[in-house]
This record gives sequence, C1' cells and structure tokens, in this order.
RNA sequence: AACAUUGUAGCUCAGUGGUUAGAGCACUCGCCUCACAAGUGAGAAACCUGGGUUCGAUUCCCGGCAGGGUGA
Repeated sequence: AACAUUGUAGCUCAGUGGUUAGAGCACUCGCCUCACAAGUGAGAAACCUGGGUUCGAUUCCCGGCAGGGUGA
C1' cells in the first nucleotide's frame, strides 16, 4: 500500500432520517447534619472535520483527520 472497525457530556457507554440527543459516574448549587459522609432535589455540560443526497442528516454516501485491530 490493503482490509474491516471506532469517533456522542470531564470519563464509560446508549441512541435515532424529523417532535427537547439520553444513562451511570464525576462537577455546581440547594435540602438534610453541630460538621463531614450517605441520602435527596435542581442545574451546567456533547454528536471528530469538510462536502454530497434529502423538504429535513448526529444517523445515509464520499473525502480527510485521529485511535486501536487484522495482514504482507
């Protein structure tokens, strides 16, 4: 060179061509406590990048970038 694969929140992962993109842990602010922990309520936080198809793309297609894998 080639093959297939992954990229979504700080981390680990779901998810779907449309109506608010979710969970656990973590974080912030309350409640509780003399205080801490635990518990509990609320909140902030994300679709790798550039194009294409489509009325509509995070999802489908193509290129690029990055990660790990197979393989000569």
Transfer RNA from Callorhinchus milii, 72 nucleotides, folded computationally. Lineage of the source: Eukaryota > Opisthokonta > Eumetazoa > Chimaeriformes > Callorhinchus. Rfam family: tRNA. Rfam classes the family as a transfer RNA. The RNAcentral record of the sequence draws on Rfam.